[in-house]
RNA sequence: AGAGUUUGAUCCUGGCUCAGAACGAACGCUGGCGGUAUGCUUAACACAUGCAAGUCGAACGCGAAAGUUUCUUUUGAAGCGAGUAGAGUGGCGCACGGGUGAGUAACACGUAGAUAACCUACCCUUCAGUUUGGAAUAACCUCCUGAAAAGAGGGCUAAUACCAGAUAAUACUUAAUGACGAGUGUUUUUUAAGUUGAAAGAUUUAUUGCUGAGGGAUGGGUCUGCGCACCAUUAGCUUGUUGGUGGGGUAAUGGCUCACCAAGGCGACGAUGGUUAGCGGGUCUGAGAGGAUGAUCCGCCACACUGGAACUGAGACACGGUCCAGACUCCUACGGGAGGCAGCUUGGGGAAUUUUGCGCAAUGGGCGUAAGCCUGACGCAGCAAUACCGCAUGAGUGAAGAAGGCCUUCGGGUCGUAAAGCUCUUUUUUUAGGGAAGAUAAUGACGGUACCUAAAGAAUAAGCGCCGGCUAACUCCGUGCCAGCAGCCGCGGUAAUACGGAGGGCGCGAGCGUUGUUCGGAUUUACUGGGCGUAAAGGGCACGUAGGCGGCAUAGCAAGCUAAGAGUGAAAUCCCGAGGCUUAACUUCGGAACUGUUCUUAGAACUGUUAAGCUAGAGAUAGUUAGAGGCGGGUGGAAUUCCUGGUGUAGGGGUGAAAUUCGUAGAUAUCAGGAGGAACACCGGAGGCGAAGGCGGCCCGCUGGGACUAUUCUGACGCUGAGGUGCGAAAGCGUGGGUAGCGAACGGGAUUAGAUACCCCGGUAGUCCACGCUGUAAACGAUGAAUACCGGCUGUUUGGAGAAUCGACUUUCCAAGUGGCGCAGCUAACGCGAUGAGUAUUCCGCCUGGGGAUUACGGUCGCAAGACUAAAACUCAAAGGAAUUGACGGGGGCCCGCACAAGCGGUGGAGCAUGUGGUUUAAUUCGACGCAGCGCGAAGAACCUUACCUGGGUUUGACAUCCCCUGCUCGUCACAGAGAUGUGAUUUUCUCUUAGGAGACAGGGUGACAGGUGCUGCAUGGCUGUCGUCAGCUCGUGUCGUGAGAUGUUGGGUUAAGUCCCGCAACGAGCGCAACCCUUGUCCUUAGUUGCCAGCGAUUUGGUCGGGAACUUUAAGGAGACUGCCGGUGUUAAGCCGGAGGAAGGUGAGGAUGACGUCAAGUCCUCAUGGCCCUUAUAUCCAGGGCUACACACGUGCUACAAUGGUGACUACAAAGAGCUGCGAAGCUGUGAGGUGGAGCUAAUCUCAAAAAAGUCAUCUCAGUUCGGAUUGCAGUCUGCAACUCGGCUGCAUGAAGUUGGAAUCGCUAGUAAUCGUAGAUCAGCGUGCUACGGUGAAUACGUUCCCGGGCCUUGUACACACCGCACGUCACACCAUGGGAGUUGAUAUUAGCAGAAUACAUUGAGCUAACUUUAGGGAGGCAGGUGUAGGAGCUAGUGUUGAUGACUGGGGUGAAGUCGUAACAAGGUA
Repeated sequence: AGAGUUUGAUCCUGGCUCAGAACGAACGCUGGCGGUAUGCUUAACACAUGCAAGUCGAACGCGAAAGUUUCUUUUGAAGCGAGUAGAGUGGCGCACGGGUGAGUAACACGUAGAUAACCUACCCUUCAGUUUGGAAUAACCUCCUGAAAAGAGGGCUAAUACCAGAUAAUACUUAAUGACGAGUGUUUUUUAAGUUGAAAGAUUUAUUGCUGAGGGAUGGGUCUGCGCACCAUUAGCUUGUUGGUGGGGUAAUGGCUCACCAAGGCGACGAUGGUUAGCGGGUCUGAGAGGAUGAUCCGCCACACUGGAACUGAGACACGGUCCAGACUCCUACGGGAGGCAGCUUGGGGAAUUUUGCGCAAUGGGCGUAAGCCUGACGCAGCAAUACCGCAUGAGUGAAGAAGGCCUUCGGGUCGUAAAGCUCUUUUUUUAGGGAAGAUAAUGACGGUACCUAAAGAAUAAGCGCCGGCUAACUCCGUGCCAGCAGCCGCGGUAAUACGGAGGGCGCGAGCGUUGUUCGGAUUUACUGGGCGUAAAGGGCACGUAGGCGGCAUAGCAAGCUAAGAGUGAAAUCCCGAGGCUUAACUUCGGAACUGUUCUUAGAACUGUUAAGCUAGAGAUAGUUAGAGGCGGGUGGAAUUCCUGGUGUAGGGGUGAAAUUCGUAGAUAUCAGGAGGAACACCGGAGGCGAAGGCGGCCCGCUGGGACUAUUCUGACGCUGAGGUGCGAAAGCGUGGGUAGCGAACGGGAUUAGAUACCCCGGUAGUCCACGCUGUAAACGAUGAAUACCGGCUGUUUGGAGAAUCGACUUUCCAAGUGGCGCAGCUAACGCGAUGAGUAUUCCGCCUGGGGAUUACGGUCGCAAGACUAAAACUCAAAGGAAUUGACGGGGGCCCGCACAAGCGGUGGAGCAUGUGGUUUAAUUCGACGCAGCGCGAAGAACCUUACCUGGGUUUGACAUCCCCUGCUCGUCACAGAGAUGUGAUUUUCUCUUAGGAGACAGGGUGACAGGUGCUGCAUGGCUGUCGUCAGCUCGUGUCGUGAGAUGUUGGGUUAAGUCCCGCAACGAGCGCAACCCUUGUCCUUAGUUGCCAGCGAUUUGGUCGGGAACUUUAAGGAGACUGCCGGUGUUAAGCCGGAGGAAGGUGAGGAUGACGUCAAGUCCUCAUGGCCCUUAUAUCCAGGGCUACACACGUGCUACAAUGGUGACUACAAAGAGCUGCGAAGCUGUGAGGUGGAGCUAAUCUCAAAAAAGUCAUCUCAGUUCGGAUUGCAGUCUGCAACUCGGCUGCAUGAAGUUGGAAUCGCUAGUAAUCGUAGAUCAGCGUGCUACGGUGAAUACGUUCCCGGGCCUUGUACACACCGCACGUCACACCAUGGGAGUUGAUAUUAGCAGAAUACAUUGAGCUAACUUUAGGGAGGCAGGUGUAGGAGCUAGUGUUGAUGACUGGGGUGAAGUCGUAACAAGGUA
């Protein structure tokens, strides 16, 4: 310090997630030792038992017992125990220490102050004093009641308990006076008068206690400034409320309380209300600023079962006190009582947090003169890896790189010097011995602990997580979208580095992971440090209040500001430096720091403020001026519609095409007249005006704002603007008018699968006016307002100045608007660019992932519709912006192709052949499925083939290699059998040799293995199809761009072509195109046999022979064609058009040749091959059957339907092939297929071999025919072991459908289509198929609008699996959260009323009464009791807020394969 994740890729925006640190943690696995810390975060839930606050005999009065000793007659007495134990009166303490965080949003806390408005026991100090009396009471004794707790009566008694009196004031009150203070005031300045009113003793005689007053210290009370959570969907709150006067009360101020008077007080700088929360020092994190937090330790506060209350006291409204009420628990004799662990412990709850331990030895506290007693504070121990820190689990050597595991390309690699083995050491462990400090005289729980010494012995001691990327670390096996993993992205559907196991590796290590939480990363709330044209985000516009900000210059002040000093900022913590534990953690000391705050002094630049000024901002004045600015009134013509009348007749209207509709009752058309409403053509313009919405005929009236020019005046009067107020298109609402045209709804007609739409015919609200309401729009420049600064060019509107001119025109400049292009700069890019999205300042508004949600609830406004404000649960890992490359478009442009068009011939109809689907079957083997499957693999299924079925056999196998034994084998025959096979007979004895044996072959045996047309073409190689013989596909360097990418390759021409030329930030290159190759067309050379024959000769008349080498031809090599030449055109180009010559002319024709890639295209059944599967079977052999089935559908063909023909006869002309298991001549024979025959030929020699259409002649005469030949019968022939299932051919007979084929669809542009035959491969035989060959031989192409396919450029895109894309809504189903809901039920706050405990105060007090007094009767004083006021819980009625639940209901979200449509994205088919 960053990384992953939106996309095909890119940049940006933006969320989600990860790596770090931390924890009072928990859970999983594991666990050796020690030190130091820490340990109920949940139920402020309930508490059994024990303990946690007592002490003092030097305040006081009482006062045992056990035991023991002595005496005694006994039930006894006395002494010691002992003035002990013990309770009681009294004093002090119990208000500390310890716990908890419920409440509290507050002067609770923090900080800084005030107290001149106060208190303070014990302690210190100073001064003064400590006098005279008195009456009771508990304990105790007795007695009564009660279960108990406890209580009542009578009697005795003491005090440092209680009471009365005396004395004292520097106490208190009043009055005067001085000084001081900012001040309500302070003060032992001075003085006068008055009032209240103290005391206690003990003792060891040292002391100590007590009382009054002053001071100190300590601890508190009260008040104030500032700081300190969220919600405005909480906006108004308040009646003791705010203030005053006077009483009361308090230690003390004060509405603290009461009476009276006044009507105030608080609040947008957030009152009131609601929700949450103890606060701080600090802790965690962070670079910091911040954010989160408030365990342990320290300070403060609050609380003590819940609520209320007071008493005592220096101090409490009191954790282990009292009273009352309530809930709960316990005891009970049912009458009544007892209790309060949020002290240490226990149970419960919970994911989760310890022992009912030891000790007062230390530190501290209470009491006491003290000894001492008490102390669950505290010191220690125990439990827990809860955290931090330290140590160990051994060290050295050791290669046969052991065994074993795992992997393997089978060679090896790795675990691995690791182990074993050998040599050492002993931290730790165990045993034994010694043995502290903590204590300053005594006293040690810890503890025989820490530590030291000795001995033994490697002995007692390693796990956890991870290994796809982020993120360090890889292989095998298992599994097969299953099981599972997952922090995010995402893995898993048969080769998973992602699941589970193993081996290996990586990380940390007595721990390691997971979960949770916080901060960080996140500049993702942005003070430091973000944004708002299009990503989320500028308010619809203005005016203006509060507020914020504000021009130039002078003087003063000093609030902000700056500097210095002082106080404070507790300690601990953090940081730095030292010290102590063996080190560290830990701890001690010192320093620094605590960024804060208060006061004092000083300064005056800036802000502020005061005073007095200035004119550049702003405003006013004068003159000129443009304008659809606004409001009101009047007025004009054109057009539509309607009405009246005339002319006139059959249609009009409307549409893609129609129909509804109007019209013979006279429409449409046309002419004239009239009515009425609405809107204002041309001018008119990126022109003008207005704040925006918006504003358009003309005239008049009223009226707002702007601009320019120039003088004068005011003197900062300014900018912005939360709330507020006003304006605010269209639609809509209310009332009343108006209504020509248009026109939601609605009706009808069409379209359509449907059509609640688009189109058409009608048509009501509305549109118009007046007055109100509504208050929203893509109210947009998607761009808030204001000011200043920052290059230019060019339009246009308005005003002004200058030049020129008589003037208009023209031209230069200034100002204000309104446009275009562009520098710098900015921007993610697009773009903006003086009208800024530039550079700065001020103020306002708004944003913080997508959905849920322009929503719900609540509130405000509205007549309503609705508007404004505005969440959450839940859900996803994206949503989004700009640009890029493709693909696509019922977008555009250019171009090509038998793509269309123009033609010719077909298919689709018939019969048959063949392939496929389907069906059938024991099997009908398998594959191929749009083009690019279907006469395809198959260039040929009767057996074989053959993979399928049935049945019968074999199991190291039909086939390969190795090992062992035996021997040849082969052949022939017989029997059984369907055959395979089995049994038997017969015959025979391989080659080499070093003579041991080895090899080939056969039989038998053993196991390694063979074998598989079994699966996966979505694991693959190879091969192939297709786009497409389309013209494209790329690279290097450079340049441009943040980048994906672009450029080149685009543009202008041209071409069949990315072919070539020109231009150009490109310059070059590669694979394709073309050419090179083959065939063919012309000529030449060479060579003539089997081919040829012009001339010569012979001839059987056949190139047959002699001969010839000319021609044809054969097959080798050359020539030729290149836009080379001419003219025109074109940019002086490339090229194109025409012409000449030429056999051929612009690629001459045809073929081979197939770029980068696409389709997970096809093929595991050609072959090869990974993995999986079978192994007496999915292998292998055999016989028979099947692949040939047949209601049907489709593809490809053949033959036809006839006269351009059929039939018969005769006569011509090819090319290219094939042939020894072969082609097979002549001849003979058969009607024929064929048979016989065997010449010739290993082929330019012989054979297949006849070419056919054509031609000539004859016949048929338009018909189901002399067309057509299916089907069937009979008879033959050929091949072959074998033609039944199931071959071909022949003859005779039979003679079906079919008369040119619906929608639709195919091929072809010249030697082509069409038509005619010939040959070959495969092959025993078999084709209408396939491949090749020649013969005859056309028609048409205007042209590119349309269909299909393709190329280039451009445009749009929400597509990228790329339009067979994407995506929307209803409905149906499941689940989830949520709103409404008749209600039901809690909590809480509050109003009114009832009631009113304890307690306080007031009052009464006939009853009771020790201290004092008395005239002895009483009195004073007090108490019980009564009454009133205040007063808690409670009860009744109601209201608000909030939670849970609720039949039913609303929408929302999510969910591999549901239904209906197709709204959006392309002009998305109606933008």
Predicted 3D model of a 1471-nucleotide RNA (small-subunit ribosomal RNA) from a metagenome. The prediction has a mean pLDDT of 83. Rfam family: Bacterial small subunit ribosomal RNA. The RNAcentral record of the sequence draws on SILVA.